[in-house]
RNA sequence: GGAGGUAUAGCUCAGCGGGAGAGCACACGACUGAAGCUCGUGGUGUCCUGGGUUCGACUCCCAGUACCUCCA
Numbered sequence: 001g002g003a004g005g006u007a008u009a010g011c012u013c014a015g016c017g018g019g020a021g022a023g024c025a026c027a028c029g030a031c032u033g034a035a036g037c038u039c040g041u042g043g044u045g046u047c048c049u050g051g052g053u054u055c056g057a058c059u060c061c062c063a064g065u066a067c068c069u070c071c072a
Stems, first nucleotide, its partner, number of pairs: 001071007010024004018055001026042005048064005
């Protein structure tokens, strides 16, 4: 220098153009003598950044940033 991939909750990750989610963790409540287990409630978020397409974008297109892999 070229090609491809990844970027979404504290962590690990789903999400085929219209509701932003799961597990774990966390907070509160129930239960218990107390705790653990279990059950219930709560999402805690600028979907990496900017722009474009569209009635509507996490999703499609363009550019950029960070990381990973391959080629040179």